[in-house]
Context: one part of a larger RNA
RNA sequence: CUGGGCGUAAAGAGUGCGUAGGCGGUUAUGUAAGUCUGAUAUUAAAAACCGGAGCUCAACUCCGGGGCUGUAUUGGGAACUGUAUGACUAGAGGACAAUAGAGGAAGUCGGAAUUCUCAGUGUAUCGGUGAAAUGCGUAGAUAUUGGGAAGAACACCGGUGGCGAAAGCGGACUUCUGGGUUGUUACUGACGCUGAGGUACGAAAGCGUGGGGAGCAAACGGGAUUAGAUACCCCGGUAGUCACGCGGUAAACGAUGGAUACUAGGUGUAGCAGGUAUCGACCCCUGCUGUGCCGCAGCAAACGCGAUAAGUAUCCCGCCUGGGGAGUAUGGCCGCAAGGUUGAAACUC
Numbered sequence: 001c002u003g004g005g006c007g008u009a010a011a012g013a014g015u016g017c018g019u020a021g022g023c024g025g026u027u028a029u030g031u032a033a034g035u036c037u038g039a040u041a042u043u044a045a046a047a048a049c050c051g052g053a054g055c056u057c058a059a060c061u062c063c064g065g066g067g068c069u070g071u072a073u074u075g076g077g078a079a080c081u082g083u084a085u086g087a088c089u090a091g092a093g094g095a096c097a098a099u100a101g102a103g104g105a106a107g108u109c110g111g112a113a114u115u116c117u118c119a120g121u122g123u124a125u126c127g128g129u130g131a132a133a134u135g136c137g138u139a140g141a142u143a144u145u146g147g148g149a150a151g152a153a154c155a156c157c158g159g160u161g162g163c164g165a166a167a168g169c170g171g172a173c174u175u176c177u178g179g180g181u182u183g184u185u186a187c188u189g190a191c192g193c194u195g196a197g198g199u200a201c202g203a204a205a206g207c208g209u210g211g212g213g214a215g216c217a218a219a220c221g222g223g224a225u226u227a228g229a230u231a232c233c234c235c236g237g238u239a240g241u242c243a244c245g246c247g248g249u250a251a252a253c254g255a256u257g258g259a260u261a262c263u264a265g266g267u268g269u270a271g272c273a274g275g276u277a278u279c280g281a282c283c284c285c286u287g288c289u290g291u292g293c294c295g296c297a298g299c300a301a302a303c304g305c306g307a308u309a310a311g312u313a314u315c316c317c318g319c320c321u322g323g324g325g326a327g328u329a330u331g332g333c334c335g336c337a338a339g340g341u342u343g344a345a346a347c348u349c
Base pairs, nucleotide, nucleotide: 003321004320005319006318007303008302012317014201015200016199017198021194022193023192025088026087027086028085029084030083031082033081034080036076037075038074039073040072041071042070049065050064051063052062053061054060091191092188093187094185095184096183097182098181099180103177104176105175106174107173108172109171110154114150115149116148117147118146119145120144121143126135162169163168206246207245208244209243211242215241216240220236221235222234223233257316258315259314260313261312262311265294266293267292268291269290270289271288272287273286274285275284298305299304322349323348324347331342332341333340334339
């Protein structure tokens, strides 16, 4: 090199965009690099293979033959790949018309709740628990009424509903902005797929800076429980939770990379379009796109998957190759640090 794999056994990169590269629709003509075929030259001898011969046999030795593989030159072939030119429209994109949406960014506004604060009413508890206690309260709490402040989050609607590449996104309105779907099409004419490096985004915790800080709450203090209780329960409470930057990891999960084509059905649901029906709609039928459940064939070790495949195929990338040592050591790169990324071996079973 070759093999077999990657839902759960080892193995899909967290996700996009995209460079090189790899792969790539229909058709005509040319070319002949790949490819196929013939000839010639070369591919030393020995060895190997086939047929003989010689040592009494064999090993061994000798003779003859056929080659193998590669390279070069040359003559042909033109299906496929490449390449050149032309054409096409089924892929891809565009145009036009509709349309759904918590997609993103910024700004403005809103109500409920919580806490604090001021004032009124009012008086002895309140709070908390399995039961209590710590705690709060006669310096007037809890409760209740009115005024004010602050920060964070947006009940109901809300839905195996929607949107987004993933992370993720939920009060209302405005502005800017990305993507999708459906229908029509007389436009472009393969412009496509994937993607080593690269680059961008990337929950939470963590770090830096200066703000902010209502509630919640690691750490911490106290009260309980208990044999103990560095916990679970309770009273407090600081980082943090919010903003900007860094960081770049997660059971970043569908534990399932992306794209395309094909392969029974049934039943929900979301967004469209067409038809039927109707005064108009609903209903019903058909098609497309998404999202669920069940299920045939097939697949699978089984569980299960089953047009949203783990089925049948093709293309491209990533990854795996016994357990531990170990995602450790070392070096490189990145980071303020924490650490991340790349990533062994000895030894051992």
Small-subunit ribosomal RNA, central domain from a metagenome, 349 nucleotides, folded computationally. Its mean pLDDT, the model's own confidence on a scale to 100, is 85. Rfam family: Bacterial small subunit ribosomal RNA. Its family is annotated with structural constituent of ribosome and ribosome in the Gene Ontology.